Predicted 3D model of a 142-nucleotide RNA (c-di-AMP riboswitch aptamer (ydaO/yuaA leader)) from Candidatus Siliceabacter maunaloa. It matches the Rfam family "c-di-AMP riboswitch aptamer (ydaO/yuaA leader)". Rfam links the family to the GO terms cyclic-di-AMP binding and regulation of gene expression. Its mean pLDDT, the model's own confidence on a scale to 100, is 75.
RNA sequence: CGCAUCACAUCGCCGAGUCCUCGCCGAAUGGCGGGGAACGGGGGACCCGGUCACCGGGGCGAAUCGCCUCAGCACGAGGCGUAGCGCAUCUCUUUCAGCGCGAGCCCGUCAGCUAACCCCGUAGGCCCGAGGAAGAGGAUCC
Numbered sequence: 001c002g003c004a005u006c007a008c009a010u011c012g013c014c015g016a017g018u019c020c021u022c023g024c025c026g027a028a029u030g031g032c033g034g035g036g037a038a039c040g041g042g043g044g045a046c047c048c049g050g051u052c053a054c055c056g057g058g059g060c061g062a063a064u065c066g067c068c069u070c071a072g073c074a075c076g077a078g079g080c081g082u083a084g085c086g087c088a089u090c091u092c093u094u095u096c097a098g099c100g101c102g103a104g105c106c107c108g109u110c111a112g113c114u115a116a117c118c119c120c121g122u123a124g125g126c127c128c129g130a131g132g133a134a135g136a137g138g139a140u141c142c
Stems, first nucleotide, its partner, number of pairs: 012126003018037008038122006048112001056110001057107004065081006084101004090137007
């Protein structure tokens, strides 16, 4: 000096998953239980959506759909694409090139939309990596 790996920490990132406040227990770190705001999700009329039967149907989420291989079928595993989604360091928008994701879980025969109204959640995970152009708005310094 270069490469690789690990740990810590900051900025930061995915996501609705943040903020304020009260009470009780305890020596304390803390634990338990309430309230409010904000954000997010579900249920739920008239009107609208034609009816019946079969394959039941439905929700959260970007995460749908197609083809191929192992192998002749099913289960399973893998691959190539794809609807859609995310990142790039002051913020937002547009754009070019680039890098990724494209899962999983839940309800339980039941739910279209839906005013009033009712119910639920406020988790979990990642991080040495920081491209260019344009517009608008900020911050800091002189």